[in-house]
């Protein structure tokens, strides 16, 4: 330079392939304890990497571009 994979609460990670984004954790509260772990209950918290396009409706399909892996390749 080419090709290929990814990007979603703080973290890991789902979303039936279009039908308004949830699950573990964390984290706040609460019950329970003599106190606190644990274990139950509730709750905050998303511009879906950006910018545009298609649709009534985009995480999702389209074009751009930007970070990260991984493969080929050139230079040194």
């Nucleotide at each position: 330079a080419g090709g290929g994979g990814u990007g979603u609460g703080g973290c890991g990670c789902a979303a039936c392939u279009g039908g308004u984004a949830g699950c573990g954790u964390a984290c706040c509260g609460g019950u329970c304890u003599c106190c606190a772990a644990a274990a139950c209950c509730g709750g905050u918290g998303g511009u879906u990497g950006c910018a545009g396009g298609u649709u009534c409706a985009a995480a999702u399909c389209c074009u751009g571009u930007c970070g990260c892996c991984c493969c080929u390749g050139c230079c040194a």